SAM riboswitch aptamer (S box leader) from uncultured Fluviicola sp., 116 nucleotides, folded computationally. It matches the Rfam family "SAM riboswitch aptamer (S box leader)". On this family, see Grundy and Henkin, Mol Microbiol 1998: "The S box regulon: a new global transcription termination control system for methionine and cysteine biosynthesis genes in gram-positive bacteria".
RNA sequence: CUUAUGAAGAAAGGUGGAGGGACAGGCCCUGUGAAACCUUGGCAACCUGCCGGCUCAAUUGCGAUUGAGAAGGAGAAGGUGCCAAAUCCGAUCCGUCAGCAGAUGGAAAAGAUAAG
Numbered sequence: 001c002u003u004a005u006g007a008a009g010a011a012a013g014g015u016g017g018a019g020g021g022a023c024a025g026g027c028c029c030u031g032u033g034a035a036a037c038c039u040u041g042g043c044a045a046c047c048u049g050c051c052g053g054c055u056c057a058a059u060u061g062c063g064a065u066u067g068a069g070a071a072g073g074a075g076a077a078g079g080u081g082c083c084a085a086a087u088c089c090g091a092u093c094c095g096u097c098a099g100c101a102g103a104u105g106g107a108a109a110a111g112a113u114a115a116g
Stems, first nucleotide, its partner, number of pairs: 001116005011040005019029003025089002041083003046079003050073002054069006087110001092107006
């Protein structure tokens, strides 16, 4: 940089000792113990691996074998990720409603994770 995904899911213990939720603002979490680190456990299924009706190709003794692809599946072996709140809401633009404040729908941007 490109592509995909985000209202689902999943926490205990130890160390530590005041912050944390990326970012205006909001709203939350937190001495009934924040961040960070460690241990154990769990969630999920992006990549690899496994099973795989079926499809294609090659070979064939016509039974099949091998290779490639693949809907789908299991579940965690490997590579990651994750385990408060919708990516917590929102921040920009457009639409609708509204006298204003604001409400609501959509699209972006940004950020996160994976694969390339």
The model forms 94% of the base pairs in the Rfam consensus.
The prediction has a mean pLDDT of 80.